[in-house]
Molecule: c-di-GMP-I riboswitch aptamer
Organism: Syntrophomonadaceae bacterium
């Protein structure tokens, strides 16, 4: 230093739901809770898939609305990849 992964050893996160609070909304933040997880530890205008659609383009309506399209919005616990890290075995 590189490769593998646990019926071991100390541990460690923390799904869905439930309350609060945020945000258009996907979603996110604390609390409670544990489905799971060998990186469920970090990176999202680096790849690709998903998820909303406030704004923006178009259609439609007399109006009000309603349809579709669109991420510099959001998912890292989708996948693929960067970094980092305990412990055991070789």
């Nucleotide at each position: 230093a590189g490769g593998c992964g646990u019926c071991a050893a100390g541990g460690g996160c923390a799904a869905a739901c439930c309350c609060a609070u945020u945000g258009a909304a996907a979603g996110g933040u604390g609390g409670g809770g544990a489905c799971g997880c060998a990186a469920a530890g970090c990176c999202a205008c680096a790849g690709g898939g998903u998820c909303u659609a406030a704004g923006g383009u178009g259609c439609u309506u007399a109006u009000c609305g309603g349809c579709a399209c669109u991420a510099c919005g959001a998912u890292a616990g989708c996948c693929a990849g960067g970094c980092u890290g305990c412990c055991g075995c070789u």